[in-house]
Context: one part of a larger RNA
RNA sequence: GGAUGAACGCUAGCGGCAGGCCUAAUACAUGCAAGACGAACGGUAAGUUGAGUAGCAAUACUUGACCUAGAGUGUCGUAAGGGUGCGUAACACGUAUGCAAUCUGCCCUCAACAGGAGGAUAGCUCGCCGAAAGGCGAAUUAACACUCCAUAAGAUCGUACGGCGGCAUCGUCGAGCGAUAAAAACUCCGGUGGUUGAGGAUGAGCAUGCGGAUGAUUAGCUAGUUGGUGAGGUAAUGGCUCACCAAGGCGAUGAUCAAUAGGGGAACUGAGAGGUUGAUCCCCCACACUGGCACUGAGAUACGGGCCAGACUCCUACGGGAGGCAGCAGUAGGGAAUAUUGGACAAUGGGUGCAAGCCUGAUCCAGCCAUGCCGCGUGCAGGAAGAAGGCUUUCUGAGUUGUAAACUGCUUUUGCCAGGGGAUAAAAAAUCCCUGCGGGGAUAAUUGAAGGUACCUGGUGAAUAAGCCACGGCUAACUACGUGCCAGCAGCCGCGGUAAUACGUAGGUGGCAAGCGUUGUCC
Numbered sequence: 001g002g003a004u005g006a007a008c009g010c011u012a013g014c015g016g017c018a019g020g021c022c023u024a025a026u027a028c029a030u031g032c033a034a035g036a037c038g039a040a041c042g043g044u045a046a047g048u049u050g051a052g053u054a055g056c057a058a059u060a061c062u063u064g065a066c067c068u069a070g071a072g073u074g075u076c077g078u079a080a081g082g083g084u085g086c087g088u089a090a091c092a093c094g095u096a097u098g099c100a101a102u103c104u105g106c107c108c109u110c111a112a113c114a115g116g117a118g119g120a121u122a123g124c125u126c127g128c129c130g131a132a133a134g135g136c137g138a139a140u141u142a143a144c145a146c147u148c149c150a151u152a153a154g155a156u157c158g159u160a161c162g163g164c165g166g167c168a169u170c171g172u173c174g175a176g177c178g179a180u181a182a183a184a185a186c187u188c189c190g191g192u193g194g195u196u197g198a199g200g201a202u203g204a205g206c207a208u209g210c211g212g213a214u215g216a217u218u219a220g221c222u223a224g225u226u227g228g229u230g231a232g233g234u235a236a237u238g239g240c241u242c243a244c245c246a247a248g249g250c251g252a253u254g255a256u257c258a259a260u261a262g263g264g265g266a267a268c269u270g271a272g273a274g275g276u277u278g279a280u281c282c283c284c285c286a287c288a289c290u291g292g293c294a295c296u297g298a299g300a301u302a303c304g305g306g307c308c309a310g311a312c313u314c315c316u317a318c319g320g321g322a323g324g325c326a327g328c329a330g331u332a333g334g335g336a337a338u339a340u341u342g343g344a345c346a347a348u349g350g351g352u353g354c355a356a357g358c359c360u361g362a363u364c365c366a367g368c369c370a371u372g373c374c375g376c377g378u379g380c381a382g383g384a385a386g387a388a389g390g391c392u393u394u395c396u397g398a399g400u401u402g403u404a405a406a407c408u409g410c411u412u413u414u415g416c417c418a419g420g421g422g423a424u425a426a427a428a429a430a431u432c433c434c435u436g437c438g439g440g441g442a443u444a445a446u447u448g449a450a451g452g453u454a455c456c457u458g459g460u461g462a463a464u465a466a467g468c469c470a471c472g473g474c475u476a477a478c479u480a481c482g483u484g485c486c487a488g489c490a491g492c493c494g495c496g497g498u499a500a501u502a503c504g505u506a507g508g509u510g511g512c513a514a515g516c517g518u519u520g521u522c523c
Base pairs, nucleotide, nucleotide: 001523002522003521004520006519007518008517009516010515013376014375015374016373017372018371019369020368021334026332027331028330030329031328032327035076036075037074040073041072047066048065049064050063051062052061053060054059083287084286085285093211094210095209096208097207098206099205102204103203107200108199109198110197111196112195113194115149116148117147118146125138126137127136128135129134155180156179157178158177159176161174162173163172164171165170185192186191214258215257220250221249222248225247226246227245228244229243230242231241232240262284263283264282265281266277267276268275269274289310290309291308292307293306312323313322314321315320340366342365343364344363348362349360350359351358352357379410380409381408382407389401390400391399392398393397415460416459417458418457419456420455424450430443431442432441433440434439467512468511469510470509471508472493473492474491478507479506480505481504482503488495489494
C1' cells in the first nucleotide's frame, strides 16, 4: 500500500447493488417449511333444496336431488429443494481412463400385448379396554390394492449343433428344443393410463493411475491381515463374508501413530514465482439430539419416516405416554459481534393432477444494519467598509481567519407537496385451422406480491444536509497560553526537570470525506 463475513470510538443527507452467528454440531416456547389426486375406490358429517309423516306451532323423523369438508384404502411425491461443517488425511475431493463386473422411477423412440377367475381388508356399524397416547373383538364392503389360471414376439435359465475368434476355461454369431415369468382400468369419448422387451437420455454404483497439508521428541505396522481354490452374498466385481490352503502384504520415495482439517472451482495479495484463505455463488462429500439397526422403494440405511439403547425436556388419573429448528422467522445462552415471530405464489423452478387448480419460509420481494463497493448531494456567480468577532503581534498600528461572511443575482439535484405512471406477462386454459399426432399457427380474453414503487412532469424554497484524524522526524501541515521528568504522549526514534512546533487547550494549517480514525487478521 492492498484486502476483510469484521469489531470499537466520534460522526452521519440520499440512492443503486451486494453481504449479514466466524463463538455453543448449545438448549429451544410459538407459527409456518410436503403435499397432490373424486378422471383409481367404498362411502359421507354439515349445508342448500323438494316430498312425506307427527304436531296448533316451533320442531322432530323418513326419503330424493345438489354440493362437498374431515377421516380411510390406493397411486405418485416425501432420496428433490432447503440447512450445517461434527466427523473425515483418503472409500473424501480434483483430474484422466475404464466396467468382457453393473443398476436406473418419471421422460423420449421402437416392437409386441392387455383373455379369464377369485378371496380378503381399511373405512362405516356394534361391543369393549385406557386419564391420554392408543388398542382389542364381532359383523360387513370396494378398487388401477391383493391372489390364481391362460398366453410369450422378444426376455431369463438350461441344453445339443454349426460358423468365427482364442493354447485353454471361454467369448460371439446363426437357427432349434425345453423350462420360467405379465397386465388395469378410468373417461366429460377429446383423452389419460397398464404389461413385456430393445435402445436412448438422466442419475447412481464400482475399479485403476496421477495430484492431494504437519510432526521422526511417532520406526516398525498387519491374522481377514496378503494371496489362492470353492461357496455364499450383491444390481455388480472384490476377504464383501465364510470353509480350506499357502505365508504373505505395507514401510526412511516415511508405513503405523499423533495433532490439525470438509475438498474443489475460486478469492485476496504479489511484477511474477509464490504466500494466505475456502464467508457469499457453483460442483462434490459428510451429517440431521448421541450410538446402532434395518424396512419400504427405481433410488435411503431416509433432517420435518420406523425400531432399539442413551442423555435431556414435557404431559400423567403414577398404570403409562410425547418430543428432536445444523429448514424460515423467533427465544434463551455464549460472545467484541451478525437482521423481521413480514408479503406473495405475479414471475422462475419443483410436487401432484387430463385440466382448472392446490401445495411450495425453494424462489421472488419488502423490513433492519454506513458491513462493503459504486453514484449523487450539502449550492453557483458576483461581492473589500478587506466589517464585526476570534487569534497573533515589534501593539495610536499591523498581520491572519478571508471572498470567507454580510449583501446582490441565479439555480433546484436531493428533500417536501401535487399530478401522471409502466416494464417484469404471455403463456398455460378456451375457440378455429394445419398435422407426420410429437406439435405448430391464428383469434380475442384473464392474471402483478413488490406498488401507486421505479420513472416522468409541475410547484416550493438556499431552503433539508460535515465530520473525523493529524500538524518533532519518518510524513503533507505552527504559533500562543497552561503544565514543569508532574499530568501526560508514543508505530519506531523518542518528547516532558520554567519560554515544549512532541503533553492539555485555543487559533491557524494539512489530509481524507458520509465518512474518519483505532484494533484484529492475511499478502
Molecule: small-subunit ribosomal RNA, 5' domain
Organism: metagenome